[in-house]
This is a predicted complex of two RNAs, RNase P RNA and transfer RNA, with 424 nucleotides together.
RNA sequence: GAAGCCUGCCAGACCGCCGCUGGUGCAAGCGCCGAAAGGCCGCACUGGAGGAACGUCCGGACUGCACAGGACAGCGCAGGAGCUAACGGCUCCCCACCGCGAGGUGAGGAUCAGAGCAACAGAGACGAGUCCCCAGGAACCAUCCGCCUUUGGCGGCAGGAGCCUGGGGGGUGAAACGGGCAAUCUCUGCGCGCAGCAACACCAAGUAGGCCAGCGUCGAUGUGGUUCCGCAGAGCUGGCGGGUAGGUGGCACCGAGCCACUGGGGCGACCCGUGGCCCAGAUGAAUGGCGGUCACGUUGCGGGCAACCGCAGCGCACAGAAUCCGGCGUACCGGCAGACUUCACAC
RNA sequence: GGCUCUUUAGCUCAGCCGGUUAGAGCGACGGAAUCAUAAUCCGCAGGUCCCCUGUUCGAAUCAGGGAAGAGCCACCA
Numbered sequence: 001g002a003a004g005c006c007u008g009c010c011a012g013a014c015c016g017c018c019g020c021u022g023g024u025g026c027a028a029g030c031g032c033c034g035a036a037a038g039g040c041c042g043c044a045c046u047g048g049a050g051g052a053a054c055g056u057c058c059g060g061a062c063u064g065c066a067c068a069g070g071a072c073a074g075c076g077c078a079g080g081a082g083c084u085a086a087c088g089g090c091u092c093c094c095c096a097c098c099g100c101g102a103g104g105u106g107a108g109g110a111u112c113a114g115a116g117c118a119a120c121a122g123a124g125a126c127g128a129g130u131c132c133c134c135a136g137g138a139a140c141c142a143u144c145c146g147c148c149u150u151u152g153g154c155g156g157c158a159g160g161a162g163c164c165u166g167g168g169g170g171g172u173g174a175a176a177c178g179g180g181c182a183a184u185c186u187c188u189g190c191g192c193g194c195a196g197c198a199a200c201a202c203c204a205a206g207u208a209g210g211c212c213a214g215c216g217u218c219g220a221u222g223u224g225g226u227u228c229c230g231c232a233g234a235g236c237u238g239g240c241g242g243g244u245a246g247g248u249g250g251c252a253c254c255g256a257g258c259c260a261c262u263g264g265g266g267c268g269a270c271c272c273g274u275g276g277c278c279c280a281g282a283u284g285a286a287u288g289g290c291g292g293u294c295a296c297g298u299u300g301c302g303g304g305c306a307a308c309c310g311c312a313g314c315g316c317a318c319a320g321a322a323u324c325c326g327g328c329g330u331a332c333c334g335g336c337a338g339a340c341u342u343c344a345c346a347c
Numbered sequence: 348g349g350c351u352c353u354u355u356a357g358c359u360c361a362g363c364c365g366g367u368u369a370g371a372g373c374g375a376c377g378g379a380a381u382c383a384u385a386a387u388c389c390g391c392a393g394g395u396c397c398c399c400u401g402u403u404c405g406a407a408u409c410a411g412g413g414a415a416g417a418g419c420c421a422c423c424a
Base pairs, nucleotide, nucleotide: 001343002342003341004340006338007337008336009335010334012294013293014292015291016290017289018288020048021047022046023045024044025043026042031040032039033038050318054329055328057327058326059325060324061323062196063195064194065193067230069228070227071226072225074192075191076190077189078188079093080092081091082090083089094108095106096105097104098103109187110186114185115184116181117180131170132169133168134166135165136164137163140160141159144156145155146154147153148152200249201248202247203246210240211239212238213237214236215235221232222231242423243422244421257277258276259275260274261273263272264271265270296315297314298313299312300311301310302309303308348420349419350418351417352416353415354414357373358372359371360370366404376390377389378388379387397413398412399411400410401409
């Protein structure tokens, strides 16, 4: 200098004018809207979108289900040890694969508990077996030769068709004998009540707290399914039809909260300690518009060897809270910082 | 904001329990038949199985991630 790999951070700032919205403090009139509950209106100060607010893939907090308890089914996880409120997350270590390397990926328990699948090809794909080749063995068939104890026996050469034992190889295929596949069913160990703020709680008003059918005190129903069991006990389901679709809380929260630390512990994820901070809460859904200055980036022009300087223009992509946190995944313009690896060159 | 489903030929749908050929009906095209048309009969063509990655010998099918679309979620009771 070039090329990589990993981690963290930013996502413009300030001022003025006008316009939104939450909070706090004043002010306000028997104001306005409304049937009521309740809401609206002025001034000052102050706060006001994200790293993903997205996906809704996980885990929780919180709320509800009268009070419980089992079993089965169902769902989730899976090397070891830790972190965390918890998790399917994160960290370290082991193993496997990829990469020269820094690093990256892993759905990583179990095949004598059992079952299943492997098309086509191939002889053969789960308890069977042999397509081809090589070596050895005993016996059979028929021809020839030799010998002998002559209608029989022994031995030898080559041939034929089988059998047994052993060994390796070829072809086919992803895989060929004690294999492969468990993101096949399953087994083992561990864990899980269910729904979701549109949860739920309250206020006001109004009607038709209506009608029909089925089931139900011989027990319907009682927050996922089936079943058992205790308790409570009169409704439950379906269809037709009617009235409101108003307002308040939940709701910005002392939070598993945030920030800083060359303070301590730990390889690390993190934990402890000290100091500081309070940081959007809307509900047809707020944070916008205009102007100026500066920073950054970019385009064009000019100067300059270059670094850079001046002028003019443009303005970042993905994208906006909706109960709230911790993760994961996805989208993404531009930029900053740190650690490490490889290559080339120079000293 | 949350919950539940869907995506296969021009259209409506099977196939999803993994086997290398992805089907049915309607429609379109061609032929037969008819004086001609319809009905009828025969035949042919037409496919990124929404997209990507993974598991597997093999994926429309199993798993993970993404995209597009549909439905439901107030009270009286």
The prediction has a mean pLDDT of 77. It holds a member of the Rfam family "Bacterial RNase P class A". It is annotated as a ribozyme.